[in-house]
RNA sequence: GCGCCCGUAGCUCAACGGAUAGAGCAGCGGAUUUCUAAUCCGCCGGUUGGGGGUUCGAGUCCCUCCGGGCGUA
Numbered sequence: 001g002c003g004c005c006c007g008u009a010g011c012u013c014a015a016c017g018g019a020u021a022g023a024g025c026a027g028c029g030g031a032u033u034u035c036u037a038a039u040c041c042g043c044c045g046g047u048u049g050g051g052g053g054u055u056c057g058a059g060u061c062c063c064u065c066c067g068g069g070c071g072u073a
Stems, first nucleotide, its partner, number of pairs: 001072007010025004018056001027043005049065005
């Protein structure tokens, strides 16, 4: 350089083109406990990597750029 894959919450990951983008862990508050741990309840947390396009509607499809991984010479 070329080809393929990936980028969504602090972390690991879901999400037929259509509901207010969800779950677990982490964090915070509470219940329980002599205390801690565990368990249970609640809360917080997102410009879906940037820009543009298609569409009534885009995390999802298309183009481009950026970042990462793998392959190839």

A computed fold for a 73-nucleotide RNA from a Thermoguttaceae bacterium, annotated as transfer RNA. The sequence was found in a public genome assembly. NCBI's taxonomy places the organism under Bacteria, Planctomycetota, Planctomycetia, Pirellulales, Thermoguttaceae. Its mean pLDDT, the model's own confidence on a scale to 100, is 80. Rfam family: tRNA. By type it is a transfer RNA. About the family: Transfer RNA (tRNA) molecules are approximately 80 nucleotides in length.